[in-house]
């Protein structure tokens, strides 16, 4: 003087929670408030998971038309095309980096 390792200290960060804001939701953001992290709980959704489903897509109650069938007209029946309340069920292009990986930047007295 530099490297691991244990530890003590400062410093940092900040979960539930609250209010207020922004969002379909999941969740984010200030402010208060600390479970817990601390050598990256710093940054980046690249990969795996998780969470959510506005759109979207399957389905579909009901409804509007065409045609067929009738001697004919409505109603029923068939077959088509259209529009669709609710709920269910897939989906991310939404979200998490304080789930993990992985890039990438970076501080630290003491014994």
């Nucleotide at each position: 003087g530099u490297u691991c390792g244990g530890u003590u200290g400062g410093g940092g960060u900040a979960a539930a929670c609250u209010u207020c804001g922004c969002g379909a939701a999941a969740g984010c953001g200030a402010a208060g408030g600390a479970c817990g992290c601390u050598a990256a709980a710093g940054u980046c959704a690249u990969g795996g998971g998780u969470c959510u489903a506005a759109g979207g897509c399957u389905a579909a109650a009901u409804u509007c038309g065409g045609a067929a069938a009738u001697c004919a007209u409505u109603a029923c029946u068939u077959u088509u095309g259209g529009a669709g309340a609710u709920a269910a069920g897939c989906u991310a292009u939404g979200a998490u980096c304080g789930c993990c990986a992985g890039a990438c930047u970076a501080c630290a007295a003491g014994c």

About this RNA:
This is a predicted structure of a 111-nucleotide RNA (c-di-GMP-I riboswitch aptamer) from Desulfosporosinus fructosivorans. The organism belongs to Desulfosporosinus, within Bacteria. The coordinates come from a structure-prediction model, not an experiment, and the mean pLDDT is 76.